[in-house]
RNA sequence: GUCGAACGCGAACUUACCCUUCGGGGUAUAAGUAGAGUGGCGAACGGGUGAGUAACGCGUGAGUAACCUGCCCGCAAGUUAGGAAUAACCUCUCGAAAGGGGGGCUAAUACUGGAUGUGAACACUGGUUUACAUGAACUGGUGUUUAAAGUGGGGGACCUUCGGGCCUCACGCUUGUGGAUGGACUCGCGUCCUAUUAGUUAGUUGGUGAGGUAACAGCUCACCAAGACGAUGAUGGGUAGCCGGCCUGAGAGGGUGACCGGCCACACUGGGACUGAGAUACGGCCCAGACUCCUACGGGAGGCAGCAGUAGGGAAUUUUGCGCAAUGGGGGAAACCCUGACGCAGCGACGCCGCGUGAGUGAUGACGCCCUUCGGGGUGUAAAGCUCUGUUGAGAGGGACGAACCUGUAUGGUCCUAAUACGGCUGUACACUGACGGUACCUUUCGAGCAAGCUCCGGCUAACUCCGUGCCAGCAGCCGCGGUAAUACGGGGGGAGCGAGCGUUAUUCGGAAUCACUGGGCAUAAAGGGCACGCAGGCGGCGCUUUAAGUCAGGGGUGAAAGUCCACGGCUCAACCGUGGAAUUGCCUUUGAUCUGGAGUGCUUGAGUACUGGAGAGGUAAGCGGAAUUCCUGGUGUAGCGGUGAAAUGCGUAGAUAUCAGGAAGAACACCGGUGGCGAAGGCGGCUUACUGGACAGAUACUGACGCUGAGGUGCGAAAGCGUGGGGAGCGAACAGGAUUAGAUACCCUGGUAGUCCACGCCGUAAACGAUGGGUACUAGGUGUUGGCCCUCCGGGUCAGUGCCGCAGCUAAUGCGAUAAGUACCCCGCCUGGGGAGUACGACCGCAAGGUUGAAACUCAAAGGAAUUGACGGGGGCCCGCACAAGCGGUGGAGCAUGUGGUUUAAUUCGAAACCACGCGAAGAACCUUACCUGGCCUUGACAUAUAAACGCCGGAUGUGGAGACAUAUCUUUUCCUCCUAGCGGGGAACGUUUAUACGGGUGCUGCAUGGCUGUCGUCAGCUCGUGUCGUGAGAUGUUGGGUUAAGUCCCGCAACGAGCGCAACCCUUACUUCCAGUUGCCAUCGGAUAAAGCCGGGCACUCUGGAGGGACUGCCCGCGUUAAGCGGGAGGAAGGUGGGGACGACGUCAAGUCAUCAUGGCCCUUACGGCCAGGGCUACACACGUGCUACAAUGGACGGUACAGAGGGUUGCCAAGCCGCGAGGUGGAGCUAAUCCCGGAAAGCCGUCCUUAGUUCGGAUCGCAGUCUGCAACUCGACUGCGUGAAGUUGGAAUCGCUAGUAAUCGCGGAUCAGCACGCCGCGGUGAAUACGUUCCCGGGCCUUGUACACACCGCCCGUCAAGCCACGAAAGUUGGUCUUACCCGAAGUCGCUGACCCUCACGGGAGGUGCCUAAGGUAGGGCUGAUGAUUG
Repeated sequence: GUCGAACGCGAACUUACCCUUCGGGGUAUAAGUAGAGUGGCGAACGGGUGAGUAACGCGUGAGUAACCUGCCCGCAAGUUAGGAAUAACCUCUCGAAAGGGGGGCUAAUACUGGAUGUGAACACUGGUUUACAUGAACUGGUGUUUAAAGUGGGGGACCUUCGGGCCUCACGCUUGUGGAUGGACUCGCGUCCUAUUAGUUAGUUGGUGAGGUAACAGCUCACCAAGACGAUGAUGGGUAGCCGGCCUGAGAGGGUGACCGGCCACACUGGGACUGAGAUACGGCCCAGACUCCUACGGGAGGCAGCAGUAGGGAAUUUUGCGCAAUGGGGGAAACCCUGACGCAGCGACGCCGCGUGAGUGAUGACGCCCUUCGGGGUGUAAAGCUCUGUUGAGAGGGACGAACCUGUAUGGUCCUAAUACGGCUGUACACUGACGGUACCUUUCGAGCAAGCUCCGGCUAACUCCGUGCCAGCAGCCGCGGUAAUACGGGGGGAGCGAGCGUUAUUCGGAAUCACUGGGCAUAAAGGGCACGCAGGCGGCGCUUUAAGUCAGGGGUGAAAGUCCACGGCUCAACCGUGGAAUUGCCUUUGAUCUGGAGUGCUUGAGUACUGGAGAGGUAAGCGGAAUUCCUGGUGUAGCGGUGAAAUGCGUAGAUAUCAGGAAGAACACCGGUGGCGAAGGCGGCUUACUGGACAGAUACUGACGCUGAGGUGCGAAAGCGUGGGGAGCGAACAGGAUUAGAUACCCUGGUAGUCCACGCCGUAAACGAUGGGUACUAGGUGUUGGCCCUCCGGGUCAGUGCCGCAGCUAAUGCGAUAAGUACCCCGCCUGGGGAGUACGACCGCAAGGUUGAAACUCAAAGGAAUUGACGGGGGCCCGCACAAGCGGUGGAGCAUGUGGUUUAAUUCGAAACCACGCGAAGAACCUUACCUGGCCUUGACAUAUAAACGCCGGAUGUGGAGACAUAUCUUUUCCUCCUAGCGGGGAACGUUUAUACGGGUGCUGCAUGGCUGUCGUCAGCUCGUGUCGUGAGAUGUUGGGUUAAGUCCCGCAACGAGCGCAACCCUUACUUCCAGUUGCCAUCGGAUAAAGCCGGGCACUCUGGAGGGACUGCCCGCGUUAAGCGGGAGGAAGGUGGGGACGACGUCAAGUCAUCAUGGCCCUUACGGCCAGGGCUACACACGUGCUACAAUGGACGGUACAGAGGGUUGCCAAGCCGCGAGGUGGAGCUAAUCCCGGAAAGCCGUCCUUAGUUCGGAUCGCAGUCUGCAACUCGACUGCGUGAAGUUGGAAUCGCUAGUAAUCGCGGAUCAGCACGCCGCGGUGAAUACGUUCCCGGGCCUUGUACACACCGCCCGUCAAGCCACGAAAGUUGGUCUUACCCGAAGUCGCUGACCCUCACGGGAGGUGCCUAAGGUAGGGCUGAUGAUUG
């Protein structure tokens, strides 16, 4: 929960009637209803959850001859006849309640005694059959024990107490047996991590007996024995429900265990039993505990991990819905009742599937927006517009399938029966049942109407632009973006992808062959144990017989369903569902026998034994030897020795070092000695002896697989170190001293203790390395060497070792290559990104030092290997350069000039910054220049172009104001064409002005957006390409090598062959010469003239000029060299080996320099960051630096005299003669557009005089005065002249620059710029040296090679301490939890045992109570493991 068809009781509201004392009562109805109770069945199913469980829990396959099973089905048999109670009910009573207690009555399918016994069980005793061991099945005999319940329907005869008996049917009940279903137990196999858990176990393992269970069993107990489990991982710890399946994956695997299905476990936590067929029971009971609630404080009640719902927690997870219509379950004979199982609905894009958000047409293409090279392009047929459709939506109408039963009524068949009755079974017809739901679906009306988002657009990866921002804000899966032009941030436009979704996060698998079974590795990337022996284990030679464990093949059973896959079918499709198939790779069983295994029996080739022989620093012990070192003694001998880069400490006059002789001690063994030998490795080296291990060769004989490897284990194991005792010469940590150095707790030196040596015992590690584990077999050669043997002797063969080169092959490459890193097999060890870390904790070992085993947190986006190209090296080789050296002269000191920094300033405009900025841009700042500052002005502008309009202003001259720009007044003033005209008119064009608009302008920013130009490496000899070849590749080769050169210059060689840019040459100049030419140049010859002079005539020879040629090429000779390239020497020649000089600058480097020469992208300013003007500034001045000039003097200064250039310049110019001036200069004007004239006297030099070493007759700064010249103008701020003044400076610290021959040095001259201004710059000539041994060193460069942890490339990279803050982990006096456990105490409920006054009884027995064992929770004491926390500390 249900059953009145098991049983006994039994209301009320209502309504009607009657009576009434008016309070009420009675009868009937409601109704034998509601209701509770006795009894039966169910409640052990269904539903939920995953805490526990690492287990026979689960999965799979077996077993039970060791078992149970209600309801259900088949079969056999039965269902007789008695008794005593009790709840409900009535009554009394206790309690707040929950709940009781006493008394009285009553029924049954409740309880119970007897009968019967088909059977069943047990005991004893036969037979048959069978088996996997205990055994089982069937069939006999004897004995003992053991059952039951009725209820309902129908009914002719007979009987009756009239209830019924009786007959019959149905349901039920009893005893058996078989089945089905469900369960129980046992076993094989499988089932996570951890060994930093290695030993566990006393009922433990087994036996005998007893008890117990449905049943086997130490399941329990007594006794006996001492076993049982474990490296194939016991025990412990951690984690976890298991499976079918699900996700992923090619598979093998990996992950997972939501939904659905099977099993298990649990029901507030722990313990316990009762009832029952079944529970140790989710919505039952008892006890203990925690919590919540009620209470009268005495005591009681409760358990959503059922369905909804609430709270809390959380990133997050639904309605307190409808219905039993279907399916299923329980009860009932049935109707029917119950069922949050279930069927439906609701909520959530949580997932899967389907559909829509419209379709057609519509422009060389609207608007808007975006971009733009300003032309245009994009959004884009997209929109609008026009023509349609109607999924969906809204309204209206119709409207399901899911329903078939059951049951009732009617009517057949059949069975039962005495029966045409009832009933059972089976048909037909009718009636009845829908939560979803007026839902799906159908028809119709309206109407494009209501319906698109999200992410992304640097690469991976499909998709690009603008603006903003400026290492900020931000992005980011990885790489990485962002520092002023961001396809990477943010926004806009555009695009790509997916789409009612799209992104993010988390997790899993994949990719990942990145744990490798399929399918990896270990020389150098992580990884071979330091080496051996060897138990277990793994693997194992050639035959025969047998077995059938592995293996393979065939058959059988099983592998639930669902799911996955395939086929077909049902919802309009699909998702979803149905039917069938395949699959389920597994397990069990059976048959067979190739290989492996097991058993047996043989064999000799693997392995071993015996014999002969030689080699060896193999090991252990004892003894012996010489050289050397040191010390001691003695001699000789004298001032040093020793040591170093150089020194010092140290030793020595107390006699060292040196040397001679003698002695002592300890340690090590020169030469031989050798990629020689031996040994397992570590390791082993004088000689002799003793003992002893191993290997090798040879030829026979024997054993007969005896073998290989080897986790654990055991032994050996360099050096250092430790313990005890010796020894101690040399060497020598520590230590001391001396040096070095910034320091030097080092390197070097002088000393020196442990130690090194011996004996015994520990330690157990090394780059213990071949960075290469052991074994076996196979796979080209060549060349050394050690030991043995054979043939034969220039040698060859063979076995065992030890080296090098090398084919195939392997390798990422380097490399390895019969001594493999090749090809295979067997066994062991080890690896899985770097750091943290071989650290911490734990354990074991050790006397200690320490060793072995060996993590994690945290952190990084790498760490690493091999090779390549560069760069670099206080690496190597070769070679260059005024690179050093050898020289000469300077700079750095002084004064001045000039540039720069700094400072100052209104401004001191800007740029340049090691070399490669600094007398640089600037070949020339008083104004201008000029870009800066102050002030005054202008705004289409000082300048360009275009358009439109107006004008002929403008301009020029003269005034006025003003600093000027400018403003203003007066006067003067255009050109051309054309038309009409003949006019002062009109039109057009040019020029100019004004106005307006486009614009113009900017020396404003960015040289790190750019072009161009330039510097530098560097006039260094290099830089590349094509084809070929080599290499997986980056790349290499060529270009390296041998020579040679100034040179990648040339020669030779060469897997390279060629080519290009560079080098060289071609160009200019200079040196010689020839020819041509001959004025302005020249003058030999001829003539003339002068004071003189090519001055003149003349000439062109010479000089010269300037054109064209020649000449020089290692051409010739000798030598060297490779017969080459070439080099050395020589001849000739003006010149000799690129003759001297110049121009000329490869690929590239420096984000080198320049936006201020110019050009230019972008940005910025626009009555100003543009333009004009005046004045100022760029010229400042405590100071610092660079570059120069002049000096410091006698190789000089001063004065006088006198000689010789070259190259230039000149008409806005150079300027002669003459005159004036001390002079600068003035005046003057001849000549010259220049081989004509001028600048223009060159200077040093030479000749002579003075000065005589002094701050001077050196030096000339500074200052004063007076002048000259240029120029509008020399105040700020020019140059020069004269007179006067007369500073520093007496050759310059550290350091540093230039130069190799007509060079340095020195002397003057010219030019550009320029009105003027030159110590600068660019040129010119005069005079005119020294030195170079040489390439060790400094600097720079080239080639080859080597190392590299560098590649913005050594100005690189990078290590450690310290400071501050933060993070993680360890230690720590302790503190505080969890869990497990030991001993003891206490001990509820309860089963079981014993007892049992009282109670019941048919006197058998039951049983309240008492008591004992066990025992949950609790307590005390101790221990193990584990967590949190802790001053401080690592």
Small-subunit ribosomal RNA from a metagenome, 1434 nucleotides, folded computationally. The prediction has a mean pLDDT of 83. The sequence is in RNAcentral, with records from SILVA.